[in-house]
RNA sequence: CAAGUGGGUCGGGUGAUCGCGGUCCUGACGCGAAGCGUGCCGAAGGAUCGAGGAAAGUCCGCUCUCCACAGAGCGCGGCGCCGGGUAACGCCCGGAGCGAGGCAACUUGCUGGAAGAGGGCCACAGAGAAGCGUAGUGCUGGCCUAUGGCUUAUCGCAAAUGGCUUAUCGCGGAUGGCUCGCCAUCUGCCAUAGGCUAUAAGCGAUAUGCGAUGGGCCAGCGAGGGUGAAACGGUGGUGUAAGAGACCACCGGCGUCCAUUGCAAGAUGGGCGGCCAGGCAUCCCCCGCCGGGAGCAAGGUCAAGCAGAGAUGAGCCACUGCUCGUGGCGUUUGAGUCUCGGGUAGACCGCAUGAUCCGGUCAGCAAUGAUCGGGCUAGAGAGAUGAUCGCCGUCCCGCUUGGCGGGAACAGAAAGCGGCUUACAGGCUCGCUUGAACA
RNA sequence: GCCGAGGUAGCUCAGUCGGUAGAGCAGCGGACUGAAAAUCCGCGUGUCCCCAGUUCGAUUCUGGGCCUCGGCACCA
Numbered sequence: 001c002a003a004g005u006g007g008g009u010c011g012g013g014u015g016a017u018c019g020c021g022g023u024c025c026u027g028a029c030g031c032g033a034a035g036c037g038u039g040c041c042g043a044a045g046g047a048u049c050g051a052g053g054a055a056a057g058u059c060c061g062c063u064c065u066c067c068a069c070a071g072a073g074c075g076c077g078g079c080g081c082c083g084g085g086u087a088a089c090g091c092c093c094g095g096a097g098c099g100a101g102g103c104a105a106c107u108u109g110c111u112g113g114a115a116g117a118g119g120g121c122c123a124c125a126g127a128g129a130a131g132c133g134u135a136g137u138g139c140u141g142g143c144c145u146a147u148g149g150c151u152u153a154u155c156g157c158a159a160a161u162g163g164c165u166u167a168u169c170g171c172g173g174a175u176g177g178c179u180c181g182c183c184a185u186c187u188g189c190c191a192u193a194g195g196c197u198a199u200a201a202g203c204g205a206u207a208u209g210c211g212a213u214g215g216g217c218c219a220g221c222g223a224g225g226g227u228g229a230a231a232c233g234g235u236g237g238u239g240u241a242a243g244a245g246a247c248c249a250c251c252g253g254c255g256u257c258c259a260u261u262g263c264a265a266g267a268u269g270g271g272c273g274g275c276c277a278g279g280c281a282u283c284c285c286c287c288g289c290c291g292g293g294a295g296c297a298a299g300g301u302c303a304a305g306c307a308g309a310g311a312u313g314a315g316c317c318a319c320u321g322c323u324c325g326u327g328g329c330g331u332u333u334g335a336g337u338c339u340c341g342g343g344u345a346g347a348c349c350g351c352a353u354g355a356u357c358c359g360g361u362c363a364g365c366a367a368u369g370a371u372c373g374g375g376c377u378a379g380a381g382a383g384a385u386g387a388u389c390g391c392c393g394u395c396c397c398g399c400u401u402g403g404c405g406g407g408a409a410c411a412g413a414a415a416g417c418g419g420c421u422u423a424c425a426g427g428c429u430c431g432c433u434u435g436a437a438c439a
Numbered sequence: 440g441c442c443g444a445g446g447u448a449g450c451u452c453a454g455u456c457g458g459u460a461g462a463g464c465a466g467c468g469g470a471c472u473g474a475a476a477a478u479c480c481g482c483g484u485g486u487c488c489c490c491a492g493u494u495c496g497a498u499u500c501u502g503g504g505c506c507u508c509g510g511c512a513c514c515a
Base pairs, nucleotide, nucleotide: 001435002434003433004432005431006430007429008428009427010426012392013391014390015389016388017387018386020050021049022048023047024046025045026044029037030036031035052410056421057420059419060418061417062416063415064295065294066293067292071324072323073322074321076291077290078289079288080287081095082094083093084092085091096111097110098109099108100107101106112286113285118284119283120280121279122278137224138221139220140219141218142217143216144215145214146213147212149210150209152207153206154205155204156203157202160199161198162197163196164195165194166193167192168191170189171188172187173186174185175184176183177182178181233251234250235249236248237247238246252276254273255272256271257270258269259268260267261266299349300348301347302346308340309339310338311337312336315329316328317327318326319325342514343513344512356375357374358373359372360371361370362369363368394408395407396406397405398404399403440511441510442509443508444507445506446505449464450463451462452461458495466482467481468480469479470478488504489503490502491501492500
C1' cells in the first nucleotide's frame, strides 16, 4: 500500500429570519386597511429545555400498580454444556466438546437424557427400517437330472513296427547238361504283393470311480452386490463345507474404575468390560431450575352530568385453567347476565434524581463492579420537536465536465429501565490476518 | 399505548399430532336449444404471506420479518 476481518464511535456544522411544544418570571393584549382572533383555565414579552441508535417489532427480563401480600395439589408455559456478570433474563463475558466455512485473522451451528422409564414416527424404494428380520442376487453342503471330460478294467476295430511263410521279378554262389553262352535244379540276399502272428499308439462300446458346468429341491450363511437419508464397527488372521466378533491381535467408538490436572464443563494416561448399542426429544415424555394473574386505557384523588325500562335469575366475582381453600357481593328489599336506552369523555397525581449521564482512578483477560468529581437533560390530548436563506464540510446522481444543477440512509418518544431482533447513505478510529514492495 | 386473532385456487373457507392439498361459488370447454337460461358431463401449472433453522423430507414444528382484522376509559 492492497485485500480482508473483529470491536468502538459518529449519524452534518455554523449564522440569520419566521414558527411549534414544555417549564419559570412579568402580567393584558396580538395581527391588521376594514375587521378578525385569542386571552387571568394566562395574551404578549423574556429566560431556558426540546427525539434515536434504533424512539421500531412488542420477542424476552424487570421496576411500578391493582387484584387474598400472592395459599395447597394438579395442569400449563419457559429455560437447559461449564464458570462468571447482572435487579433480572431466553441477555452479556470467558471457557469446554463436536461440527461447518475461510490460506489466515476470524465467523458460525449444536451440546441435560435416545447406554433405555416409556410411548410415537422413519413415506417411497428395498429381502429386511428397529431388538428383531430376509434369502431376490451371491457363497457353500447334500440329493436328483442333463451335457461333455478324465482314471481303471473287459471286449471289438486297428495305423505303424518286428518275426515266420508263399508267389513273382532282380542280383550272387554251387552242381549237372550242351550247340559254350544259354538251360535245369538247389541255395543266399533284396524289392513288391498276399497270408499268419507278436507288441501296440489310437478309436468305439460297456462297467466302476473322480471332478466340471447347467437346471431343480432341501439345508447352512450373513462377508460381497443391489435399495435407501439411514442396513447392526474397520483391517489382518484363526476357524469353517462356506462363513460370521464364532474366536484372536491392533485400531475406532461406548461404558466403568484408577491416577494426574482443572473451580467446573472437561483433558491426558493406564486397567477392566461387553464385542458395537440406528436417527428424530426444534414429537410426546423423563430429570433439574424458574414462573400467581392482569396491565399506566394499571391504579389513585377531585369535579361535572343523566333516566331508566324489559327479560332472565340463585348464584356471581377475585386469586383461577381445574379441584380444594379464603375473602367479597347477593338470595324476592333481586347479585349477576342479556337487550334497548341515558350521561361525561374534564383536571391533578402516577410521570422522570434515575438499576441515570459525563470524566478520572482502582479491581478484573473480559462482561462488569467499586470509588471520586461534575451535570440535571423532552414529556403532553395520539398530535410539538419544524421551515426558508447564506457560508463551510462529506457523499451520491446527472450534464453542455477548470464548472453547473439536483439530492441527502433508516426512521420519529408517550409510565420507566436492561437486553435481543429487524431497518440503515456514509464517515472516523483502534487492533488482527494475508499478500506485495522497500529498509 | 396495551392485549388478541388471522394470512391456503379469482372469492368464501376446509385440511394437517411432518410424507407433495381439497370443497362450494365463480370461470372455461362440450351436450341439450332456433337462440339463451336452467340442467347434465368434463376441466386446477396454488410462491399453502416471506426468509432462515430442525429433519431424509416442512403448508404443518422452531425463530425472525411483512401485511390484515378485532378488543380496551368512566358514571347511573
This is a predicted complex of two RNAs, RNase P RNA and transfer RNA, with 515 nucleotides together.
It holds a member of the Rfam family "Bacterial RNase P class A". Rfam classes the family as a ribozyme.
The prediction has a mean pLDDT of 76.